[in-house]
RNA sequence: AGAGUUUGAUCAUGGCUCACGACGAACGCUGGCGGCGUGCCUAACACAUGCAAGUCGAACGAGUCCACCCUUUCGGGGGUGAGGCGAGUGGCGGACGGGUGAGUAACACGUGAGCAAUCUGUCCCUGUGCGGGGGAUAACCCGGGGAAACUCGGGCUAAUACCGCAUGGGCGAUCGGCAGGAUCUGCCGGUUGGGAAAGGUGGCCUCUUUACAAUGCUGCCGUGCAGGGAGGAGCUCGCGGGCUAUCAGCUAGUUGGUGCGGUAAUGGCGCACCAAGGCAGCGACGGCUGCGGGGUCUGAGAGGACGACCCCGCACAUUGGAACUGAGACACGGUCCAGACUCCUACGGGAGGCUGCAGUCGAGAAUCUUGGGCAAUGCACGAAAGUGUGACCCAGCGACGCCGCGUGAAGGAUGAAGGCCCUCUGGGUCGUAAACUUCUUUUAUGAGGAAAGAACGGGCUUCGGCCCUUGACGGUACCUCAUGAAUAAGCCACGGCUAACUACGUGCCAGCAGCCGCGGUAAUACGUAGGUGGCAAGCGUUGUCCGGAUUUACUGGGCGUAAAGCGAACGCAGGCGGACUUUUAAGUAGGAAGUGAAAGGUUGGAGCUCAACUCCGACACUGCUCCCUAUACUGGAAGUCUUGAGUUCUGGAGAGGAAAGCGGAACGACACGUGUAGCGGUGAAAUGCGUUGAUAUGUGUCGGAACACCGAUGGCGAAAGCAGCUUUCUGGACAGCAACUGACGCUGAGGUUCGAAAGCCAAGGGAGCGAACAGGAUUAGAUACCCUGGUAGUCUUGGCCAUAAACGAUGUUCACUAGGUGUCGGGUCUUUGAUUCGGUGCCGCUAGCUAUACGCAUUAAGUGAACCGCCUGGGAACUACGAUCGCAAGAUUAAAACUCAAAGGAAUUGGCGGGGGCCCGCACAAGCGGUGGAGCAUAUGGCUUAAUUCGAUGCAACGCGAAGAACCUUACCAGGGCUUGACAUGCAACUGCACGACGUAGAGAUACGUUUCCUUCGAGGGUGUUGCACAGGUGGUGCAUGGCUGUCGUCAGCUCGUGUCGUGAGAUGUUGGGUUAAGUCCCGCAACGAGCGCAACCCUCACCCUAUGUUGCCAUCGGUUCGGCCGGGCACUCUUAGGGAACCGCCGGCGAAGAGCUGGAGGAAGGGGGGGAUGACGUCAAGUCCGUAUGCCCCUUAUGUCCAGGGCUACACACAUGCUACAAUGGUCGGUACAGAGGGUCGCCAACCCGCGAGGGGGAGCCAAUCCCAUAACGCCGAUCUCAGUUCGGAUUGCAGGCUGCAACUCGCCUGCAUGAAGUCGGAAUCGCUAGUAAGCGCAGAUCAGCAGGCUGCGCUGAAUACGUUCCCGGGCCUUGUACACACCGCCCGUCACACCACGAAAGCCGGCUGCACCAGAAGUCGCUGUGCCAACCUCAAGGAGGCAGGCGCCGAAGGUAUGGUCGGUGAUUGGGGUGAAGUCGUAACAAGGUAGCC
Repeated sequence: AGAGUUUGAUCAUGGCUCACGACGAACGCUGGCGGCGUGCCUAACACAUGCAAGUCGAACGAGUCCACCCUUUCGGGGGUGAGGCGAGUGGCGGACGGGUGAGUAACACGUGAGCAAUCUGUCCCUGUGCGGGGGAUAACCCGGGGAAACUCGGGCUAAUACCGCAUGGGCGAUCGGCAGGAUCUGCCGGUUGGGAAAGGUGGCCUCUUUACAAUGCUGCCGUGCAGGGAGGAGCUCGCGGGCUAUCAGCUAGUUGGUGCGGUAAUGGCGCACCAAGGCAGCGACGGCUGCGGGGUCUGAGAGGACGACCCCGCACAUUGGAACUGAGACACGGUCCAGACUCCUACGGGAGGCUGCAGUCGAGAAUCUUGGGCAAUGCACGAAAGUGUGACCCAGCGACGCCGCGUGAAGGAUGAAGGCCCUCUGGGUCGUAAACUUCUUUUAUGAGGAAAGAACGGGCUUCGGCCCUUGACGGUACCUCAUGAAUAAGCCACGGCUAACUACGUGCCAGCAGCCGCGGUAAUACGUAGGUGGCAAGCGUUGUCCGGAUUUACUGGGCGUAAAGCGAACGCAGGCGGACUUUUAAGUAGGAAGUGAAAGGUUGGAGCUCAACUCCGACACUGCUCCCUAUACUGGAAGUCUUGAGUUCUGGAGAGGAAAGCGGAACGACACGUGUAGCGGUGAAAUGCGUUGAUAUGUGUCGGAACACCGAUGGCGAAAGCAGCUUUCUGGACAGCAACUGACGCUGAGGUUCGAAAGCCAAGGGAGCGAACAGGAUUAGAUACCCUGGUAGUCUUGGCCAUAAACGAUGUUCACUAGGUGUCGGGUCUUUGAUUCGGUGCCGCUAGCUAUACGCAUUAAGUGAACCGCCUGGGAACUACGAUCGCAAGAUUAAAACUCAAAGGAAUUGGCGGGGGCCCGCACAAGCGGUGGAGCAUAUGGCUUAAUUCGAUGCAACGCGAAGAACCUUACCAGGGCUUGACAUGCAACUGCACGACGUAGAGAUACGUUUCCUUCGAGGGUGUUGCACAGGUGGUGCAUGGCUGUCGUCAGCUCGUGUCGUGAGAUGUUGGGUUAAGUCCCGCAACGAGCGCAACCCUCACCCUAUGUUGCCAUCGGUUCGGCCGGGCACUCUUAGGGAACCGCCGGCGAAGAGCUGGAGGAAGGGGGGGAUGACGUCAAGUCCGUAUGCCCCUUAUGUCCAGGGCUACACACAUGCUACAAUGGUCGGUACAGAGGGUCGCCAACCCGCGAGGGGGAGCCAAUCCCAUAACGCCGAUCUCAGUUCGGAUUGCAGGCUGCAACUCGCCUGCAUGAAGUCGGAAUCGCUAGUAAGCGCAGAUCAGCAGGCUGCGCUGAAUACGUUCCCGGGCCUUGUACACACCGCCCGUCACACCACGAAAGCCGGCUGCACCAGAAGUCGCUGUGCCAACCUCAAGGAGGCAGGCGCCGAAGGUAUGGUCGGUGAUUGGGGUGAAGUCGUAACAAGGUAGCC
């Protein structure tokens, strides 16, 4: 510090996710030791048991125990003791310490001030006092009530308990003086008023006394008053720190005053009266959440989140209320009352409060011992010893965290065994790892030794000190010794992010997953193993927080198109604001002071062996307050100025606004005339109108709405918007000259006004148009598009509504930043123009900006300033609920649950378009012949079957694999057999045995039997048997593959290097202008070149030449049986080789001068001469595992192999490809002519003979330019048939034969005779072909024993037509749109149906919180009363003062009644929403998406 993820790719936007750190954690697996920390985050749920606050006998009386003494009636009694115990009275302390965070949004907390408005026990300092009396009461005793808790009555008694009296400087009131000043304060003096106290204990014996004791003196402690201090507490104020406006108004003790009360003290704190205030957009009031801080975690910081442990503050103590006591409480382990709960009960009543330490139940993912000790530190009490202390110090439990240590170290290669992997006789890896050798001993274990923490306190003292005693932890830390590598390693991950890879298993299953995503038979992603990586006594997971996230942007973001400028203007508050001068000193800056607790942090050191941890010092604590200084800038105050802004005057422009009036064209209606059969409308029609006279046309009248031409890229207005002409009223802008005001300005949350269309209300109006509606068409449907009608509405007036893609998708204002070119309005000048001001357009490769995108560019989206509005992933959602507005429709404001890993922008490449342009192709057109109809053949589908083997399936499967299924082939079926196998290789053992022939059984395979060779007698070879390796598989996967092939397409394309442009994907080149069959060539050009394709090179045909001359040929010569037959020749044809020839080369024209095109000459051939071979980058997961090869999987007495038989040949049917026809351009018969290219020895087969024929016999020739197949056929000549189901057509069937073959039944071909079906030219539709082509005709070959109508070749005869490119199909290039990229066979919308999920509404029902009114009213304070009761004082006789009970009153908690608010739960039913693999209906959107789309 970044990374993954939207796309085919790119840039940017934007969300989601990850890597880091942290934790009071939890869970899973694992677990050696120690140190230091830490441990109920949930139920502030409920609690058994024990302990957590006591202490003082030196405050007091009684009692008891013990010891001693005295006495004794021997039961006992009395006394003494710094002795022990101990209830009670009394004092101090139980307001601290400890716990928890429920409540609290508050002066609760933090920080800084203030109190001249206060209090303060114990402690410290100072001053001064403690005199003299009195009456009670617990305990105790007696009696009573009660189950108990407890309580009542009577009697006795003490005090540092209680109460008078005396004294008292202070305190209160008042007066005077002085000083200060702030409602007042301090000091001095006078008068007056009420108001204090307590003793305990030790020592001494000078005086008094017989002694003790007392008085007295003295030490210590205690005590009263007063002043001060320290520490603590109370109150007040400034500032600071949550969310929510879907909470906008709140408030009656409310705000203030006066008076009184109350308090330690100010104060509406309380009360009475008076006034009507107070708070709030700088957020009152309400709701929700929540203890606050020091700090903690994170972060570069700013921030964000948190507030465990430790420290400070606050609050609370079962819930609510209340006071008492006290220095302090409205009191955790006190009291009273009420409620809930629990317990006891004799049913009458009582008791209780772990949010103290342990512990229990419960809740929960989850959090410890009912431990030891007061040794230390601290606290309470005490004079002290001491006692108490679950504070605390320790120990225990938990890897919960941090830190440290260990599980060994060195050497050691036959690189052992074993595991795993592999290309498997071998290699790699685990791996120096192990074994083995040497060494060490931390830790664990055993043994021995052994602390610090201790100071106090007590005793003694010559005051220097000495002595004695105290340790929970703990026989612990630590030290030493002994034994021995001995006692000690796991967890997670290994597709990318992210370090780390293989095998097997699994087969969209099981599973994984943080995101992207893995898994459908070769998974580095699941599971296991081996290996590897990481961390390590831990490792992972989950949760939470910060970070990354500049993804709320102060630091540090944006708003034309990604989310985002309010529809527009005016304008209160607010924010910001021109020039100069003076002043002030709030902001600002400098300096100084106080504070900012400690801990924590940083840093320097120190102590535990290190570290964690702890200690010491320094810094920091960014803050607040106060003082001094400075005065540039901002602010405040005062004054001045003119440039911002505005005013006056002059002038012209304008669909600016409102009202009134007028006009013509068009349209419709009505009337009349002319006139006749149609009009109208459409893609085509129909509905409609018309013989009752339409349409058309003429004249007239009426009506409403809108204003052609001018007219424009033009003008005006804030926007919405504004258009005939005239008049009236009226707003704004602009230009120009001079003058005036003097900052009067800009923006603008709320607010106000305006605001298209549609819509609403009322009243008019209504020609045309025209939602709804009706009809006609279209259509599968057509609630649409088209047509005919047509109501609201559109128009006017008045009133609502307040929204639009209200758009420049661009807020307003000001300033600045090259130009060029139009235009509107005005001015100036040197006037076809220049310049200036204001508007309105375009261009811009000037800069600049932006996603360096598209684009904007003085009319900014540039550079700056001011202010406002708005945004923060998509969907849900321009929604729900609530609120406001509205007559309604609805508008404004505006969420969440849930869900997704994207949604979206710009640009790029491609594909596509019922987009455009250019061009090509038998693509159409023009032609010729077919197919589709018939019969048959073949293939396929389907059906059938035991099997009808398998594959091929739009073009590009279907006479295809198959160039040939009777057996074989053959893969299929049923049956019969074999199991190292039908076939290959190797090993081991055995074997006189193979092969062949013959016989028997069998359907056969097979089985059994007979027969047999050589020899060097070792063995070899071969064979067989057994066993082991292995064979075999036309079994699966063509979506694991190689190879080959089809197709687009013989289409003209597909790319690269360098350069350039672009952030980039990419572009350029390859586009453009011409041209071509062609990315063929030329020209131009930021491109220049190159490659694969095209073309050419190759083969063949056409012409010529040369060579060759048999088996070919025969012009000339000779012979001839008349056949190139022979001699001969090689001229010619031809064969086979080699060469030539054609290049737009020549001429004319066109073209731009080029490429080229066109015409001509010559030529066998002319513009590529015809044909072939040749198939770019790629596409279709195209085809083929059944041609062969091949990975993996599967079968192994079978999915292998052998056999015979059957099937692949079935047959209602459908399609494809063919053959033959339907006839006279023909059939039949007779005669007759002319090919090319092939094949042939297991072959072709001549002559000749036989047969009607297929064929048979025969055997010559030929391994072929020699012989044979082999008569080519259509044709031509002649004859006949005469338009018919025929002398057409030949299917089908019968009979008789032939051939091949082991064998023609299923199931071959051929022949003869007989039979003689459909069919009379073929619907919709559809195919081929542009010249030696189509069409017609036959011939040959491969396969093959036999079998072609198929296929592959060959020649013979031999046409027609092409105007042309509008249309159909396919293709190429450019361009455009795009929401497609699996690429239009794409994408995608909505209803409906089903399942699930969350949410809203809903008659209601239930609950929490809360407001108001009222009822009732506990405890208790206060007030009044107090006839009852009462010791202290007065009087003493009653009584009085004072007090208490009781009663009454105000207030007052729980409770109750009634009615609201708000939040939540639930609710028949209902509404939309989301999600779901293949459901239904349509086709809305994306292309002109087939009616442009959208608001």
Molecule: small-subunit ribosomal RNA
Organism: uncultured bacterium